Guanidine-I riboswitch aptamer from Thalassobacillus devorans, 102 nucleotides, folded computationally. The organism belongs to Thalassobacillus, within Bacteria.
RNA sequence: AAAGUUGUUUUCUAGGGUUCCGUAACUUUUACAAGUUAGUCUGGUCCGAGAGAAAACACACAGUGAUGAGCUGUGACACGGAAGGACAAAAGCCUGGGAGAU
Numbered sequence: 001a002a003a004g005u006u007g008u009u010u011u012c013u014a015g016g017g018u019u020c021c022g023u024a025a026c027u028u029u030u031a032c033a034a035g036u037u038a039g040u041c042u043g044g045u046c047c048g049a050g051a052g053a054a055a056a057c058a059c060a061c062a063g064u065g066a067u068g069a070g071c072u073g074u075g076a077c078a079c080g081g082a083a084g085g086a087c088a089a090a091a092g093c094c095u096g097g098g099a100g101a102u
Stems, first nucleotide, its partner, number of pairs: 007057006015047002020044002022041001023038005059075006077097001079100001083095003
């Protein structure tokens, strides 16, 4: 100086908007129901973290153990735009341990 590795899944949270439900206002109907608008409506469904949490599995290393199966332990650090993309739409989602910075 360059390259490689730093795993996968699930649950939850920070956060997010508005398809659906609910809520509110208005309109319509004899009534029941229905329709329009509103996320600058607390909510339920929903999306959701590389740099948030937990768990399971996997992998690597060390120890133990019959040289086995198994069991135990360790696996660090992480400042970060703009622009774009998807789903109904948005976001610490994806682009992205990106561009940059130290």
The sequence was found by an Rfam model in a public genome assembly.
The coordinates come from a structure-prediction model, not an experiment, and the mean pLDDT is 83.